[in-house]
Context: one part of a larger RNA
């Protein structure tokens, strides 16, 4: 010096990306327990008190023996609770074992699943919601086929997509792409028919004309998309209002410097002596927004972020001890 442990005056997170690590707490009994809430929970919330041993008393319970016909009487053992007095130590869950706690925010509802060997999560799944296909020799899947799966199944079923508990909701646009439907008409290959051509053909022209496309509609919990410029109110500012360009329609309810805001450490408020993080507001949203779901949210989380209490060798700042290694001699 390294590894694994132990102890520490005073201070107590000043350490650090970050309380990482360590410390604190801890069992059982009693008292007591807030906000919030889907009324279940939160909750072991939090915060207190007790706990050993000896002796006495009371109560409950269990199990023997003797007598007795039984009721019962007498006499023992075990377990538990309550209570009083005493007694020892610094300390009584005396060792082992054995929650630190609280206040907020984000994300995901939850229990679960995952990168065997760097990721356990906000990712996946999930009940629930919704859309599409399918009447069974179906639909979907495997196979060139035969055949097979779903299926010992039959729409309260099976398959596929998206979303992701509950609660409150889910706005506008069908121009584009897509899906479905319709169809006088246009287009539309070969075959077929007619004509030309060839001693036969090839070939050429015309006719007929399927699907598809054009055309006409419908459909967004289908892929998607959801504007700009001026003026205007009796201080100023702002602009309910008006004009104009333009689109298929110009972002509704909500929500926000957010896991989304460039400028940005936005501005205001809170917390600190001091806060690029955090919380509450504002909205001038580079580029929020409604099942690529929007908002909200009790409970839950080895998730992420902020604050507080307790606690500590994380630190101020180092010291000592035990074991193992390294190191020196051999």
């Nucleotide at each position: 010096c390294c590894c694994a442990g132990g102890u520490c005056a005073g201070g107590g997170a000043a350490c650090u990306c970050g309380g990482c690590a360590a410390a604190u707490u801890a069992g059982c009994c009693c008292c007591g327990u807030a906000c919030c809430u889907u009324c279940g929970g939160u909750a072991g919330a939090a915060g207190g008190g007790g706990u050993g041993c000896c002796u006495g008393g009371g109560c409950c319970u269990u199990u023997g023996g003797g007598c007795g016909a039984a009721a019962g009487c007498c006499u023992g053992g075990g377990g538990g609770c309550c209570u009083a007095g005493g007694u020892c130590g610094c300390a009584g869950u005396g060792a082992c074992a054995a929650g630190g706690g609280g206040g907020a925010g984000g994300c995901g509802a939850c229990u679960g699943u995952u990168u065997a060997a760097u990721a356990a999560a906000a990712a996946c799944a999930u009940a629930g919601g919704u859309c599409c296909c399918c009447g069974c020799a179906a639909g979907c899947c495997c196979g060139u086929a035969a055949g097979g799966g779903u299926g010992u199944g039959u729409a309260c079923g099976g398959g596929g997509g998206c979303u992701g508990a509950a609660u409150c909701c889910u706005g506008g646009c069908c121009a584009c792409u897509g899906g479905c439907g319709g169809u006088c008409c246009g287009u539309g290959a070969a075959a077929c028919c007619c004509g030309g051509g060839u001693a036969c053909a090839a070939c050429c022209g015309g006719g007929c004309g399927a699907a598809g496309c054009g055309c006409c509609g419908c459909c967004g919990a289908a892929g998607g998309c959801c504007g700009g410029g001026a003026g205007u109110a009796a201080c100023u500012c702002u602009g309910a209002c008006u004009c104009u360009c333009u689109u298929a329609a110009g972002g509704u309810a909500g929500c926000c410097a957010a896991a989304u805001g460039c400028c940005u450490u936005g501005u205001c408020g809170g917390g600190u002596a001091a806060g690029u993080u955090c919380c509450g507001a504002c909205g001038u949203g580079c580029a929020u927004g409604a099942a690529u779901g929007g908002a909200u949210c009790a409970a839950c989380g080895a998730c992420c972020u902020c604050c507080c209490c307790a606690c500590u060798g994380u630190c101020c700042c180092g010291a000592c001890c035990u074991g193992g290694g390294g190191c020196c001699c051999g």